[in-house]
Context: one part of a larger RNA
RNA sequence: GCCUGCGAGUUGUAGGUAAUGGCAAGGUUAAGCGUUUGAGACGCGAAGCCGAAGGGAAACCGAGUCUGAAUAGGGCGUCGAGUCAUUAUCUGCAGACCCGAAACUGCGUGAUCUAGCCAUGGUCAGGUUGAAGUGUGGGUGACACCACAUGGAGGACCGAACUCAUUGAUGUUGAAAAAUCUCGGGAUGAACUGUGGUUAGUCCGGUGAAAUGCCAAUCGAACGCAGAGAUAGCUGGUUCUCCCCGAAAUGCAUUGAGGUGCAGCGUUGGCUGUUGUCAUGUGGGGGUAGAGCACUGAAUGGGCUAGGGGGCUUACCCGCUUACCGAACCCAACCAAACUCCGAAUACCAUAUGAUUAAGCCAGCAGUGAGACUGCGAGGGAUAAGCCCCGUGGUCAAAAGGGAAACAGCCCAGAUCGACAGCUAAGGGCCCUAAACGACGAUUAAGUGUGAAACGAUGUGAGAUCGCAUAAACAGCCAGGAGGUUGGCUUGGAAGCAGCCAUCCUUUAAAAAGUGCGUAAUAGCUUACUGGCCGAAUGUGAUCUUGCGCGGAAAAUGUAAGGGGGCUAAAAUCGUCUUCCGAAGCUUCGAGUCCAAUUAUGGGCGGUAGGGGAGCGUCGGAUAUGCAGAGAAGCUUGAGCGUAAGCACAGGUGGAGCGUAUUCGAGUGAGAAUGCAGGC
Numbered sequence: 001g002c003c004u005g006c007g008a009g010u011u012g013u014a015g016g017u018a019a020u021g022g023c024a025a026g027g028u029u030a031a032g033c034g035u036u037u038g039a040g041a042c043g044c045g046a047a048g049c050c051g052a053a054g055g056g057a058a059a060c061c062g063a064g065u066c067u068g069a070a071u072a073g074g075g076c077g078u079c080g081a082g083u084c085a086u087u088a089u090c091u092g093c094a095g096a097c098c099c100g101a102a103a104c105u106g107c108g109u110g111a112u113c114u115a116g117c118c119a120u121g122g123u124c125a126g127g128u129u130g131a132a133g134u135g136u137g138g139g140u141g142a143c144a145c146c147a148c149a150u151g152g153a154g155g156a157c158c159g160a161a162c163u164c165a166u167u168g169a170u171g172u173u174g175a176a177a178a179a180u181c182u183c184g185g186g187a188u189g190a191a192c193u194g195u196g197g198u199u200a201g202u203c204c205g206g207u208g209a210a211a212u213g214c215c216a217a218u219c220g221a222a223c224g225c226a227g228a229g230a231u232a233g234c235u236g237g238u239u240c241u242c243c244c245c246g247a248a249a250u251g252c253a254u255u256g257a258g259g260u261g262c263a264g265c266g267u268u269g270g271c272u273g274u275u276g277u278c279a280u281g282u283g284g285g286g287g288u289a290g291a292g293c294a295c296u297g298a299a300u301g302g303g304c305u306a307g308g309g310g311g312c313u314u315a316c317c318c319g320c321u322u323a324c325c326g327a328a329c330c331c332a333a334c335c336a337a338a339c340u341c342c343g344a345a346u347a348c349c350a351u352a353u354g355a356u357u358a359a360g361c362c363a364g365c366a367g368u369g370a371g372a373c374u375g376c377g378a379g380g381g382a383u384a385a386g387c388c389c390c391g392u393g394g395u396c397a398a399a400a401g402g403g404a405a406a407c408a409g410c411c412c413a414g415a416u417c418g419a420c421a422g423c424u425a426a427g428g429g430c431c432c433u434a435a436a437c438g439a440c441g442a443u444u445a446a447g448u449g450u451g452a453a454a455c456g457a458u459g460u461g462a463g464a465u466c467g468c469a470u471a472a473a474c475a476g477c478c479a480g481g482a483g484g485u486u487g488g489c490u491u492g493g494a495a496g497c498a499g500c501c502a503u504c505c506u507u508u509a510a511a512a513a514g515u516g517c518g519u520a521a522u523a524g525c526u527u528a529c530u531g532g533c534c535g536a537a538u539g540u541g542a543u544c545u546u547g548c549g550c551g552g553a554a555a556a557u558g559u560a561a562g563g564g565g566g567c568u569a570a571a572a573u574c575g576u577c578u579u580c581c582g583a584a585g586c587u588u589c590g591a592g593u594c595c596a597a598u599u600a601u602g603g604g605c606g607g608u609a610g611g612g613g614a615g616c617g618u619c620g621g622a623u624a625u626g627c628a629g630a631g632a633a634g635c636u637u638g639a640g641c642g643u644a645a646g647c648a649c650a651g652g653u654g655g656a657g658c659g660u661a662u663u664c665g666a667g668u669g670a671g672a673a674u675g676c677a678g679g680c
Base pairs, nucleotide, nucleotide: 001680002679003678004677005676006675011094012093013092014091015090016089017088018087019086020085021084022083023082026050027049028048032044033043034042035041036040054061055060064076065075066074067073097237098236100234104227105226106225107224108223109222115199116198117197118196119195120194121193122192123191124189126158127157128156129154133150134149135148136147137146138145162186163185164184168181169180170179201219205215206214207213212221240615241614242613243612244611245610250263251262252261253260254259264368265367266365267364268363269362270361271360272359275358276356277355278354279353280352281351282350283349284348290342291340292339296336297335300332301331302330303329307325308324309322310321311320312319371396372395373394374393375392376391377390379388380387401412402411403410416591417590418589419588421587422586423585427581428580429579430565431564432563436578438577439576440575441574442573443572449567455551456550459548460547461546462545463544464543465542466541467540468539476533477532478531479530480529482506483505484504487501488500489499512527516525517524592605593604594603595602596601616669618666619665620664621663622662623661624660625659626658627657634653635652636651637650638649640647641646
């Protein structure tokens, strides 16, 4: 891992509600007792309980009563039958659907592992070094001191046994639940070791050269048993079928936030009977969007002008002046969630009519109270987020089908079942791939289409305005482009051309006190400006609006930003038109079921949590009735039947019990629980 078997809402009791049954103004027995064919049945047993009367705190009164001064008013009553069983469902108390803690408490068992200690034993090849002391010699006045011998100290040195475990590798379902090989540390010592003993678990124990280490492969509190089915607002699991309806992820509260209570939303039964929803008409209130500046504030420019500052004047008071600041007022233009002189659309309330099919109340039973994305309107954030938080719709959740290549939340559309019938939606019609390489008109040249901004650009289409132009424009070519003058200043120099100031006059067809290059400064080239050549009937220049394109454009496995092939008067884009394809949508034909309805017939039938209904099967009991050695159950093979759970029939095998109908009762249905046991 697979197969087979086992494996989870039970039982008792006290209640609520519903259905069914008995009796009924009544209903019913409990303990106990008697009889008996004895887990039982039948009979007795009104103690007690519920109901038949309520009101009041009570005395008390009573179809009334309480309050009250009241004969008022008001509150609660009177005017609908209960009760006892059974079944179903739910709730309380019990382990209460099943499995699952870590823990807590009590009583015990452990120091054969390991830590310390005690008692008594054992072990340490070989080699090296050579302390004190001592002897001899030297040396000294005597010591000291020196040399040579001797000696054999040391938590001394090297290194086996022994012991430890530093490095690396192997091993990692191992040879081994800690090892092997290798490199290493200690190896006469705080050494290692045998045997026996001792110290213990919440009064927070023992032991610890101290690591929360060790205390039998277990240690921030050992192990065994018991309380015990501890508790688990948590995780997992929870077993046959079909039919009808069908949620929630919100509000308030919570030692509350992944739980719970009440409400909201679902379902079932009963009652009311259109009260619901939509459309239209009519009547309402509003202060949002927008807009505005009349208020409150914000805020730009100008005018006018109190007041203030500066200057002048001045003994003081005055006065004059100002490229300063500037309230208020006026003009123009603007801003606001907490501004409003105004003010919608929607929405909301009421009402009438019509359409439609809901709505409300009471009672039983729930689930939900993590929501997600998307359109629109706000807030938070950075007018970021597949972000957070509200409102209002939709979808998913709990929704399959078609489209978007693939793609819960987007677009279309809501699957009862069957059909080798038809029409459409979104989206599509060159090929992959069902359907016009359809028609007409235009654009794009960028493979734009098939990803992106500010900004940039003689891309190209459309529209508009203003210039110049046969008195010859624009471009090109030929020629001129002068004089006063090198204007003045500055400067070493400044002559059109470093810079400052001025920018005149003359000759002219025209020519700047000079557009650019250039020189140290001149010179030189060139432009404006003028003449000539040329020749325009779709001339030439500038500006604005707009369609489609261009650049801007860099990312990580591989083209990889149309799904691909591929596409250019298109298979791209814009506009107009016709046609076809395309879904579980709609239609047609047939079938089932639910609801309504007298028939005819009409309408519904996606579905998680969940509510309701109807069934299948297993085991056992009762009653009735059958089958079976001429072969029961079980197993097995076969194209049978039923909407399903399931059920027949025939053959084989098997060898002794089994079915059907009604009814009752359950240890009643497995694929999942890192489920349990066995087998492989």

Annotation: Large-subunit ribosomal RNA, domain II from a Fimbriimonadaceae bacterium, 680 nucleotides, folded computationally. The full RNA is in RNAcentral, with records from ENA. It matches the Rfam family "Bacterial large subunit ribosomal RNA". Its family is annotated with ribosome and structural constituent of ribosome in the Gene Ontology.